[in-house]
Context: one part of a larger RNA
């Protein structure tokens, strides 16, 4: 993993709140406990109510503050309602729905692992090096001190047993909860080992790593305080059915917790108060705009006090200024914390009209929420970044399924009661995949643009405007002139139309610049400008503006249309006629829940009128039939509405165990298992069949709970 079993809101309290429902009712009720075994009788202590007000003393339908007979508060008077049990919500105090620490205290048990220590024994192949010491010889004046030998020191040397365990490989559900293989270091020493004994938990031991104290150690290990607490995780079992949120505010040693409040159900009361629109009637200072309407910012003239600079000047004074520059003044602007002004919207009230809905409002019972998300619009923070953060206003998810957006909580349509092999239609689409149109007109675009960008860029093309030339021939094109003073003046080595400054006349002519551009050392030379002609009709400039270029590089394969494919649109604009399209709206038929309205022939409760039994304390009580009458519930019959749905409310029901009353089944086969049919909105049911099994199970109404498993890295056991 999978299967079977078991597995999590219980229980006590003469607790608290409500509901419900039953006794009794201005009262209700007994605790302990006696007596007893009968759902028995007793017990009036005690509490709840029938009076309040005061902090009390204490007064009392009043009291309290107060000098007050004044004002106020709280109360009475409004014909009052409670008490006790029971059940069922929820709560308080107990472990309190379950499971779950890491801890924290007592009381023991541990040093057969390990640390270090006591006693008292073992073990360390073999090689090598050769201190002191000593002894001979040489030396000395004696020495010192050389030199050969002897010895045989050493936390000395290589290196096995013994002990460590540094490097690498492999193991890694292992051969093993620390090992193997090759290789390492120590190996007469601060060694190593066998027995024995010794230190115990804030306490031992430690050549000290927070090391080890029996596979546990920054306080062993057992058990018992203990079901320690856990505002955190996780879980938490049957079914229909109505309704259905929150992710905000204010506080909070508070921020992922909790208290009001807000929104959600259920009951009671209220009855249209609610909401939606129209008109009327306000308040405002936003968007916008505006500023010699104020407060500030800022450009640029015009003026000019003042400063500064030059000229004069003995002082004082004057002239003057391509400086600086208030205030005025003139044009053109900015402002969230400027406003002379100033909307729409949104609010508040007051009429009327629709709407009558799971509208509003008070009072009560249960709650859950208090991390929110994105999307449009209006701000703020950020960089007018963010799938960003924060406000506000609207939407959607959340809790919403269903068609569209290729796929895609948040977008667009459009809220799913349930059946149908009908229908219309919303967004969205209609060439195949793919359901419906290669539909129609007129246009545009060539870029596959559609089917991803910016600044800038360009005789790309459509269309409009507007100003030029133009049969007295334009634009292009080709022929042909395009001269003369003059090489203009200065400059300069030169400068002759074309390096640079300066002027830019005049002449001839159809027309020709003191010269547009290319060339030259400087001329030449080629070309423009403007003219004439040959040709023959349109040619240029600005400018709005519609689609398109180009700018344009990313990592597995086209890969910025879902694909395929499309330009003879299936691409864009514009116009129109069709059609498919959903759980939407129709139809047609069921089931539910709520409202209106009718029906009461039939059931139950209440109240009664007769008859028959039984009992009787002779008052009357009870059970059964019948016959009336009031309201209410259930019920049946038309209509009209509603029926997505977490958290959570709230109401109906299935089912297992046991029990009480009544009534049945069973060895002519109970239950349980297996298969087959069958019924129910569904938990589920069948006294339908059938095989198996071999002694007990069922129906109705009623209490009672170890009551429903698929999740808790659950527990056990199978495989």
């Nucleotide at each position: 993993g999978c299967c079977u079993g078991c597995g999590a809101g219980u229980u006590a309290g003469u607790g608290g709140c409500a509901u419900g429902u039953c006794g009794c009712g201005a009262g209700g009720u007994u605790a302990a406990c006696c007596c007893g075994u009968g759902u028995g009788g007793g017990g009036u202590a005690g509490u709840c109510g029938u009076a309040g007000c005061g902090a009390a003393a204490g007064c009392g339908a009043g009291u309290c503050c107060g000098a007050a007979u004044a004002g106020g508060g709280c109360g009475c008077a409004u014909g009052u309602a409670g008490u006790g049990g029971c059940a069922u919500g929820u709560u308080c105090u107990a472990g309190a729905c379950c499971c779950g620490a890491a801890g924290c205290g007592g009381a023991g048990u541990g040093a057969u692992c390990u640390a270090c220590c006591c006693a008292u024994g073992g073990c360390c192949a073999g090689g090598g090096u050769g201190a002191a010491g000593c002894g001979a010889u040489g030396g000395u004046a004696a020495g010192a001190c050389g030199u050969c030998g002897u010895g045989g020191a050493g936390g000395c040397c290589c290196g096995a047993a013994c002990c460590c365990a540094c490097u690498u490989a492999g193991g890694u559900u292992g051969a093993a909860a620390a090992c193997u293989g090759a290789g390492g270091g120590g190996a007469u020493g601060a060694g190593u080992u066998g027995u024995g004994g010794g230190u115990a938990g804030g306490g031992g031991u430690g050549a000290a790593a927070g090391g080890c104290c029996a596979a546990u150690c920054a306080a062993a290990c057992u058990c018992c305080g203990u079901g320690a607490u856990a505002g955190c995780u996780g879980g938490u079992u049957c079914u229909c059915c109505c309704c259905g949120a929150a992710a905000u505010g204010c506080a909070u040693u508070u921020a992922g917790g909790u208290g009001c409040a807000g929104c959600g159900u259920c009951g009671c009361g209220u009855g249209u108060u609610u909401c939606u629109c129209a008109c009327c009637g306000g308040a405002g200072g936003u968007a916008g705009a505006g500023c010699u309407a104020c407060u500030g910012g800022a450009u640029g003239g015009u003026c000019u006090a003042g400063g500064g600079g030059g000229c004069c000047c003995a002082c004082a004074a004057g002239c003057u200024u391509a400086c600086c520059g208030a205030a005025a003044u003139c044009a053109g602007c900015c402002a969230a914390a400027c406003u002379c002004c100033g909307a729409a919207u949104g609010c508040c009230g007051g009429u009327g009209a629709g709407u009558g809905a799971g509208a509003g409002c008070g009072c009560g019972g249960c709650a859950g929420u208090g991390a929110g998300a994105c999307u449009g619009c209006g701000g703020g923070g950020g960089a007018u970044a963010a799938g960003c953060u924060u406000c506000g206003u609207a939407g959607u998810c959340g809790a919403g399924a269903g068609g569209g957006a290729a796929a895609c909580a948040g977008c667009c349509c459009a809220g799913a009661u349930c059946g149908c092999c009908g229908g219309c239609u919303a967004a969205g689409g209609c060439c195949c995949c793919u359901a419906a149109g290669c539909g129609u007109g007129u246009a545009c675009u060539a870029a596959g643009u559609g089917g991803a960008a910016a600044a800038g860029g360009a005789u790309g093309u459509g269309g409009g405007a507007u100003c030029g030339c133009u049969g007295a021939g334009a634009c292009a094109a080709c022929c042909a002139g395009g001269a003369g003073g003059u090489u203009g003046g200065c400059u300069u080595a030169g400068a002759a139309g074309c390096a640079g400054c300066c002027a830019c006349c005049c002449u001839u002519g159809a027309a020709a610049g003191a010269g547009u551009g290319c060339g030259u050392a400087a001329u030449a030379g080629c070309u423009c400008a403007c003219u004439g002609g040959u040709c023959a009709a349109g040619u240029g400039g600005u400018u709005c503006u519609g689609c398109g270029c180009c700018g344009a590089c990313a990592a597995u394969g086209u890969a910025g249309c879902g694909g395929g494919g499309c330009u003879c649109a299936a691409g864009u604009a514009c116009a129109c006629c069709g059609c498919c399209g959903a759980a939407g709206c129709c139809g047609c038929g069921g089931c539910a829940c709520u409202c209106a309205c009718a029906c009461a022939a039939c059931a139950c409760c209440c109240a009664u009128u007769c008859g028959u039994u039984c009992c009787u304390g002779c008052g009357g009580g009870a059970a059964c039939g019948u016959g009336u009458g009031c309201a209410g519930u259930g019920g049946u019959g038309u209509g009209g509405g509603u029926g997505g749905g977490u958290a959570g409310g709230g109401g109906a029901g299935c089912g297992u165990c046991g029990u009480g009353c009544a009534g049945c089944c069973g060895u002519g086969g109970a239950a349980g298992c297996g298969c087959c049919g069958g019924a129910g909105u569904g938990a589920u049911c069948c006294a339908g069949g059938u095989g198996u099994g071999g002694a007990g199970g069922c129906u109705g109404c009623g209490c009672g709970a170890g009551u429903g498993a698929g999740a808790a890295u659950g527990c056990a056991g199978g495989c």
Large-subunit ribosomal RNA, domain II from Rhodococcus pyridinivorans, 719 nucleotides, folded computationally. Model confidence (mean pLDDT): 83 of 100. Taxonomically the source falls in Rhodococcus (Bacteria, Actinomycetes, Mycobacteriales, Nocardiaceae).